Context: one part of a larger RNA
RNA sequence: GAACGUACGCUGGCGGCACGCCUAACACAUGCAAGUCGAACGAACUAUCAAUACUUAGUGGCAGACGGGUGAGUAACAUGUAGGUAUCUACCCUUUGGCCUGGAAUAACACGAGAAAACUUGUGCUAAUACCGGAUAAGUCUUUACGGAGAAAGCUUUAUGCACCAUUGGAUGAUCCUGCACUUGAUUAGUUUGUUGGUGGGGUAAUGGCCUACCAAGACUGUGAUCAAUAGCUGAUUUGAGAGGAUGAUCAGCCACAUUGGGACUGAGACACGGCCCAAACUCCUACAGGAGGCAGCGGUGGGGAAUCUUGCACAAUGGAGGAAACUCUGAUGCAGCGAUGCCACGUGAAUGAAGAACGCCUUUGGGUUGUAAAGCUCUUUCGUCGGGGAGGAAAAUGACUGUACCCGAAUAAGAAGGUCCGGUUAACUUCGUGCCAGCAGCCGCGGUAAUACGAAGGGACCUACCGUAUUUC
Repeated sequence: GAACGUACGCUGGCGGCACGCCUAACACAUGCAAGUCGAACGAACUAUCAAUACUUAGUGGCAGACGGGUGAGUAACAUGUAGGUAUCUACCCUUUGGCCUGGAAUAACACGAGAAAACUUGUGCUAAUACCGGAUAAGUCUUUACGGAGAAAGCUUUAUGCACCAUUGGAUGAUCCUGCACUUGAUUAGUUUGUUGGUGGGGUAAUGGCCUACCAAGACUGUGAUCAAUAGCUGAUUUGAGAGGAUGAUCAGCCACAUUGGGACUGAGACACGGCCCAAACUCCUACAGGAGGCAGCGGUGGGGAAUCUUGCACAAUGGAGGAAACUCUGAUGCAGCGAUGCCACGUGAAUGAAGAACGCCUUUGGGUUGUAAAGCUCUUUCGUCGGGGAGGAAAAUGACUGUACCCGAAUAAGAAGGUCCGGUUAACUUCGUGCCAGCAGCCGCGGUAAUACGAAGGGACCUACCGUAUUUC
């Protein structure tokens, strides 16, 4: 000198764009954050004379693996980069072929039972795009390539419709493997027994000690194994002429986690933040038998801390889920609110004005300085205020923001300046007070009776809606 997710002190007019729990991955009251489909299904309620319409608890489908948060763990094929092959991939696009024929249940519901509650349970009835057979099999899978195996669902507003089954290729996404790179410590020198390799088997979507039986005795290590400490990684950010150093907030990519530990289920995909089971700690309810919960989602509360915001508006836009659609949902997102937290921009007036007014301060008492500064006079009206108009973001309609941006008009210099410093470093000096006291100080150092260094005043210097201090980095 530059930088900061800053904090503190003093001060504070306005706008734009950003940013805002770095500490306790501490505990959480309350509301919301993932639903949707009646064009899959039966049923009930409501309206209606009826046709039918509406609403929905349940069965069923798709989505809750995305989006959002956090950085605890992790020194690792986690990440980055360059490659590889033994793989899967819902929805979407594409190729080819098909969608025939039967069956048995079950929730809802009705009637009961138990229970404080959460909820559990008996009997009976019923439907489906729910479930299970049979048929068929061009492709497909499998085998000893002879053979064997395996499918489907309908709906409606009747259409060039939407679904369904098998299959081909693609796209997208994901798994796995490898080379190289990747913090500190030797006051950590040896480590390892599924360990290293092979064979058979199992397992997986798939390779593989991934698992298992047997066999061999290997494998890593001074080019630092193992152990310990610390740490999410990267694009980037910051500093620097560069090399390099430091950092990894916001934004973007990847990874990991969801009170702690473990486990699987469902599914194309999870070992699943707002799913399930078990154990533990904690909190709550209880009729003491037993239950309920998980903000590292958005707000918000307590706590910790030097320190970090509203229990806001809207789905109008962009995007996502479901739906044929209308549409519904969306604390993603778009906006608004709060905060000088940062960056950028603007303003707090301009011109003129010497009797160099007055006050103040200094003085050699002549004067000097404050100072064209003020007053006065002449103007202007940015920002702000008031009044009027008023886009664009929206394709025909639809605007939270919002009567916003912007434009026009009106009034009045009016509503808008401070902070630090003045011994040297370092730009800027005098007087009074104090008297090694009170105090200052980043360093050197000032102060013991004329202190440009303390305190005050006058004057000055610098920066300016900020100024100074503190921390950290270069």
A computed fold for a 474-nucleotide part of an RNA from an uncultured marine bacterium, annotated as small-subunit ribosomal RNA, 5' domain. The full RNA is in RNAcentral, with records from ENA and SILVA. Rfam family: Bacterial small subunit ribosomal RNA. The family is grouped with related families in Rfam's "SSU clan".